[in-house]
A computed fold for a 462-nucleotide part of an RNA from an uncultured organism, annotated as small-subunit ribosomal RNA, 3' major domain. It matches the Rfam family "Bacterial small subunit ribosomal RNA".
Context: one part of a larger RNA
RNA sequence: AGACGGGGGCUCGCACAAGCGGUGGAGCGCGUGGCUUAAUUCGUCGCUAAGCGAAAAACCUUACCAAGGCUAGAUAUCCUACUGCACGACCGGGGAAACUCGGUAAGCUUUCGAAGGUGUAGGACAGGUGAUGCAUGGCCGUCGUCAGUUCGUGGCUUGAGCUGUUCCCUUAAGUGGGGAAACGAACGCAACCCUCGUUGCCUGUUACAAGUGUCAGGCGAGACUGCUCCCUCACGGGAGAGGAAGGUGAGGAUGACGCCAGGUCAGCAUGUCCCUUGAUGCCUUGGGCUGCACACACGCUACAAUGGAACGCACAACGGGACGCCAUACCGUAAGGUGGAGCAAAUCCUAAUAAAACGUUCCUCAGUUCGGAUUGUGGGCUGCAACUCGCCCACAUGAAGUCGGAAUCGCUAGUAAUCGCGGAUCAGCACGCCGCGGUGAUACGUUCCCGAGCCUUGUACU
Numbered sequence: 001a002g003a004c005g006g007g008g009g010c011u012c013g014c015a016c017a018a019g020c021g022g023u024g025g026a027g028c029g030c031g032u033g034g035c036u037u038a039a040u041u042c043g044u045c046g047c048u049a050a051g052c053g054a055a056a057a058a059c060c061u062u063a064c065c066a067a068g069g070c071u072a073g074a075u076a077u078c079c080u081a082c083u084g085c086a087c088g089a090c091c092g093g094g095g096a097a098a099c100u101c102g103g104u105a106a107g108c109u110u111u112c113g114a115a116g117g118u119g120u121a122g123g124a125c126a127g128g129u130g131a132u133g134c135a136u137g138g139c140c141g142u143c144g145u146c147a148g149u150u151c152g153u154g155g156c157u158u159g160a161g162c163u164g165u166u167c168c169c170u171u172a173a174g175u176g177g178g179g180a181a182a183c184g185a186a187c188g189c190a191a192c193c194c195u196c197g198u199u200g201c202c203u204g205u206u207a208c209a210a211g212u213g214u215c216a217g218g219c220g221a222g223a224c225u226g227c228u229c230c231c232u233c234a235c236g237g238g239a240g241a242g243g244a245a246g247g248u249g250a251g252g253a254u255g256a257c258g259c260c261a262g263g264u265c266a267g268c269a270u271g272u273c274c275c276u277u278g279a280u281g282c283c284u285u286g287g288g289c290u291g292c293a294c295a296c297a298c299g300c301u302a303c304a305a306u307g308g309a310a311c312g313c314a315c316a317a318c319g320g321g322a323c324g325c326c327a328u329a330c331c332g333u334a335a336g337g338u339g340g341a342g343c344a345a346a347u348c349c350u351a352a353u354a355a356a357a358c359g360u361u362c363c364u365c366a367g368u369u370c371g372g373a374u375u376g377u378g379g380g381c382u383g384c385a386a387c388u389c390g391c392c393c394a395c396a397u398g399a400a401g402u403c404g405g406a407a408u409c410g411c412u413a414g415u416a417a418u419c420g421c422g423g424a425u426c427a428g429c430a431c432g433c434c435g436c437g438g439u440g441a442u443a444c445g446u447u448c449c450c451g452a453g454c455c456u457u458g459u460a461c462u
Base pairs, nucleotide, nucleotide: 001462002461003459004458005457007456008455009454010453011452012451013450015446016445019411020410021409022408023407026301027300028299029298031296032295033294034292035291042053043052064287065286066285067284068283069282070281073125077124078123079122080121081120082119089104090103091102092101093100094099108116109115127275128274130273131272132271136269137268138264139263140262141260143258148187149186150185151184152183153182154163155162156161167178168177169176193252194251195250196249198221199220200219201218202217203216204215224246227240228239229238230237231236303404307363308362309361310360311359312358319350320349321348324343325342329338330337331336370401375396376395377394378393379392380391381390417439418438419437420436421435422434423433
């Protein structure tokens, strides 16, 4: 100087408290461990692994396993020799395919230099999702959007080092002010950037009520403790007015010096090592990654009457669309099918009435008109192909479950909770993820738990 303390002081944080809703019990989904397996590919393991890499494992993906094949190779550059055989097409045999064997016909370009192309053979090489993240780059997580981390010159000290950065007031903030052997500066903080909320002007193939408003885009305005009162030396704090918005208006992007030999050699790149003809390379078919006594993480659906069912009936926003979105109409109980209008889209479609909400009726507290697992039958769609192993529909079946032990999680405002909608991935498949809007709550405070910041104290630790 640090680190640590079941030392102290001060101060913060959904940290506690006050609440609301959950998890832990059930069924199912999904991930992980374990077990099993020919293989169940690999990585990730407290916070900071476990709906994570994976924004889509039927084949492919795919790295794993079995079997069948190839060997200068599926891909790159070059050299030598041969070759008018281009690669290829067609036919036949073997085969699950890959591949392999045989046959047929046609058959190179050329400024003519065997120059180029192709194939074969040989060689230099390719290839490796093989190992090492404790050899690395890059990128990322975390403390933490916490308020810190340093430097130059000067001063102090034998020196490590200290000072500055401590102290007082203040702030979300090392934010600002005062003081002070310090004076300045840098990276962080804040601001500059984007979105939302109010408004003026301009523009205008969206809507209509027809030239104004909504809407969209652009350029501006507006908020600065500016004004009033109280406290204060000041900075600033408290109350209030006006205002769409008030003291950082709300949200996002932005992550200092560093820490964890944190994560990733399987995204990519890369050093070294290793394999290279029975291959750790490459191709193919099939299987596996989906396996199930069990344990854990994260979710979905429920256990019902603030509900379930039937009928009626309103109100969104963000988005997507050409190998696409698909209207009217018709068929089907439905999934869906036929058909084809319109739209490269503020115009058409998705799109239906968004759902919850609201109105009427039934159910009357029960394992039920709750709940929907499981299973059977029939059907639909995608796709070479749904057996292992997809999604959906109809009918039938109707399991556990009556609010969950110890314990534990999220959340302070348009938030929690609840309701539906869209998108990426994608042939198909979403209870996951990323967004969008609708309805819309509760909080005395800082004693305690946890974490963090500053000062100080102890130390046999570095």